The RNA shown here (Lysine riboswitch aptamer) has 178 nucleotides and comes from Mesobacillus zeae. Taxonomically the source falls in Mesobacillus (Bacteria, Bacillota, Bacilli, Bacillaceae). The prediction has a mean pLDDT of 80.
[in-house]
């Protein structure tokens, strides 16, 4: 003084990423219940066949009138907090659940592959009461980071091109070289 190592610590990008509470706008006079009235035989239970349970001629599911009347998801504020593959997404696989079985689906945990460096915005999809939001997908923008290569006012700056967070930067340990 340099190479290596998915080693160790500590840090940065910024409208950064989550997480709990608290308040609030929409959900919405919507579901729902009771009370009249038509009706007249079936309804509930994630879909779909099958059973179980339960309600129903003492009137069921549907409709109408008038009264009562919410709630989750998810959005904004605030506070607090954990961090920087922070996260989030998509596939598999293993448990629990949603009345049982059987296919799908749906929710939590767990455990594994893959893809994304962060923001934003239009446009399609998908969830949603929603034009709110969130995910993906392709375009474009800023933005932080290395590499290359150009130019200057050269220990720096500014531009182009390009790659990925298993990155980058600082330091430390250990191997090796010289």
């Nucleotide at each position: 003084a340099g190479u290596g190592a998915a080693g160790g610590u500590a840090g940065a990008g910024g409208u950064g990423c989550g997480g709990a509470c608290u308040u609030u706008a929409a959900g919405a006079g919507u579901a729902a219940g009771g009370a009249c009235c038509c009706g007249g035989a079936g309804a509930a239970c994630a879909a779909u066949g099958a059973g179980a349970u339960u309600c129903u001629u003492u009137g069921a599911g549907g409709g109408g009138u008038a009264c009562u009347g919410a709630a989750a998801g998810g959005g904004a504020a605030g506070u607090c907090u954990g961090c920087c593959g922070a996260a989030g997404c998509c596939g598999g696989g293993a448990a629990a659940g949603c009345c049982u079985c059987a296919u799908u689906g749906c929710u939590u945990u767990u455990u594994u592959g893959g893809c994304u460096g962060g923001u934003c915005u239009u446009g399609c999809a998908u969830u949603g009461a929603a034009u709110a939001a969130a995910u993906g997908c392709c375009c474009g923008a800023c933005u932080g980071u290395c590499a290359a290569g150009a130019u200057c006012u050269u220990u720096g700056a500014u531009c182009u091109u390009g790659g990925a967070g298993a990155g980058c930067u600082a330091u430390c340990u250990c191997a090796c070289u010289g």